Bacterial RNase P class A from uncultured Citricoccus sp., 380 nucleotides, folded computationally.
RNA sequence: CAGACGGCCGCGUGUCCCUCCCGUUCGCGGGACCGGGGCACGAGGAACGUCCGGGCUCCACAGGGCAGGAUGGUGGCUAACGGCCACUCGGGGAGACCCGCAGGACAGUGCCACAGAAAGCAGACCGCCCGCCCGCUCGGUGCGUGCACCGGGCGGAGCAGGUGAGGGUGAAAGGGUGGUGUAAGAGACCACCAGCGGCCCCGGUGACGGGGUCGGCUCGGUAAACCCCAUCCGGAGCAAGGCCGAACAGGAUGCGUCGCAGGGCUGCCCGCCCGAGCAUCCGGGUUGGCCGCUCGAGCCUGCCGGCAACGGCAGGCCUAGAUGGAUGGCCGUCACCUCGGCUGGAGCGAUCCGGCCGAGGCACAGAACCCGGCGUACAG
Numbered sequence: 001c002a003g004a005c006g007g008c009c010g011c012g013u014g015u016c017c018c019u020c021c022c023g024u025u026c027g028c029g030g031g032a033c034c035g036g037g038g039c040a041c042g043a044g045g046a047a048c049g050u051c052c053g054g055g056c057u058c059c060a061c062a063g064g065g066c067a068g069g070a071u072g073g074u075g076g077c078u079a080a081c082g083g084c085c086a087c088u089c090g091g092g093g094a095g096a097c098c099c100g101c102a103g104g105a106c107a108g109u110g111c112c113a114c115a116g117a118a119a120g121c122a123g124a125c126c127g128c129c130c131g132c133c134c135g136c137u138c139g140g141u142g143c144g145u146g147c148a149c150c151g152g153g154c155g156g157a158g159c160a161g162g163u164g165a166g167g168g169u170g171a172a173a174g175g176g177u178g179g180u181g182u183a184a185g186a187g188a189c190c191a192c193c194a195g196c197g198g199c200c201c202c203g204g205u206g207a208c209g210g211g212g213u214c215g216g217c218u219c220g221g222u223a224a225a226c227c228c229c230a231u232c233c234g235g236a237g238c239a240a241g242g243c244c245g246a247a248c249a250g251g252a253u254g255c256g257u258c259g260c261a262g263g264g265c266u267g268c269c270c271g272c273c274c275g276a277g278c279a280u281c282c283g284g285g286u287u288g289g290c291c292g293c294u295c296g297a298g299c300c301u302g303c304c305g306g307c308a309a310c311g312g313c314a315g316g317c318c319u320a321g322a323u324g325g326a327u328g329g330c331c332g333u334c335a336c337c338u339c340g341g342c343u344g345g346a347g348c349g350a351u352c353c354g355g356c357c358g359a360g361g362c363a364c365a366g367a368a369c370c371c372g373g374c375g376u377a378c379a380g
Base pairs, nucleotide, nucleotide: 001380003334004333005332006331007330008329009328011042012041013040014039015038016037017036018035019032020031021030022029023028044364048375049374051373052372053371054370055369056237057236058235059234068233069232070231071230072229073087074086075085076084077083088102089100090099091098092097103228104227108226109225110222111221112220125167126166127163128162129161131159132158133156134155135154136153137152138151139150140149141148142147143146175193176192177191178190179189180188194218196215197214198213199212200211201210202209203208241291242290243289244288250282251281252280253279254278255277262274263273264272265271298317299316300315301314302313303312304311305310336361337360338359339358340357341356342355343354344353345352346351
């Protein structure tokens, strides 16, 4: 982007004509259930899901709060938004670039599976170290000559401690490197580095970035757990809402039932005829019809401003309004795709570029008050 063109048939809306009906001051006006014809227009990029935002309509509303819901870096765009744009920060990537569900974990509560000794007022399994004990052994001394004492070494799957440096477990074990220190160790102390916090300076509208200085030495993660903070939100929806407005049954009230309501002839009276029911209200603002309804934060083109989202100006355009719900079907030609057959060219070859014929296919889906987004579907 959503097949193109042509022919035939069909449907919806608007308009015009014929035809028909009603009224007429005879100029025309109004209408059509049905009938015939002409012309114009007639689905989408998502019309879909109805997730978010607005217009519009009705109801509610002094103001504030509770509950509930949504959102969550900064600046902008917009009618508004949970959308979009730009930037910052974080993550990924060699890079182009991509992604982010991006407030708070010294307000509180909860949770941290498995593994592991220990997972939150951290923790001694192995290892390392001090002490005691036991065993073996070496040396020395003593004597009662195989025992005792002293000193050393090795071992212990014995006891009681120290140690978070090393090993091991884990997504995570309370900074890293080097040194001092120590029985062994440890921010216990020191230097540098990383990180955190306070203050100051510089750049930026801001998020934030860069630098300096000081500090205690490091304080776990999880808020898509409750929660806290900030901001926003009244509710329902075109079956909103407005207008016109029946009929039958049944019911209530009033007037009547023989000089009598009411009706017909009629513009009215008289008159004549019919005559036992008639009128109003309820039923019901119901069935139904009409409006809302499509010109709108509209679309196209050009110029201008802006990095962009977007805005401004000028010119042009009118583009569905159904309601048992229209927008479709068939045929032909061409285009596209797939498969099969035949065939031409390039190349050593794998392969690549074509031509002709035949068959098949050509999506997702469809307005229903209207817009702005998001998400999802989709042959080629």
The prediction has a mean pLDDT of 76. RNAcentral holds the sequence, with entries from MGnify. Its Rfam family is "Bacterial RNase P class A". Rfam's curators write: Ribonuclease P (RNase P) is a ubiquitous endoribonuclease, found in archaea, bacteria and eukarya as well as chloroplasts and mitochondria. Taxonomically the source falls in Citricoccus (Bacteria, Actinomycetota, Actinomycetes, Micrococcales).